[in-house]
RNA sequence: UAGUAGGAACAGGGGUGCACUCCGGUGCUGAGAAAUACCCUUUGAACCUGAACUAGGUUGCACUAGCGUAGGGAGUUUCUGAUUCCUUGCG
Numbered sequence: 001u002a003g004u005a006g007g008a009a010c011a012g013g014g015g016u017g018c019a020c021u022c023c024g025g026u027g028c029u030g031a032g033a034a035a036u037a038c039c040c041u042u043u044g045a046a047c048c049u050g051a052a053c054u055a056g057g058u059u060g061c062a063c064u065a066g067c068g069u070a071g072g073g074a075g076u077u078u079c080u081g082a083u084u085c086c087u088u089g090c091g
Stems, first nucleotide, its partner, number of pairs: 002083001004081007011041004016035001017028004047072003053066004
């Protein structure tokens, strides 16, 4: 210096549904269903739009497949290890 793997700091992005209900709550799925939490940050299906989408599936959401090499989407610095190259010192 280049590429690569891992970590840290700070910063940033995002969602919060469904069923029942005596309306207080209870239950379901999920990482998360307003949490000092959780997930994600370009290697970007975290999340948004299309979408009250299409086909299965469920009491319903969930879930599966498609849509989808569709359109968007939030990053910088630093440390460590290993490899290559260059320079210097010592042996």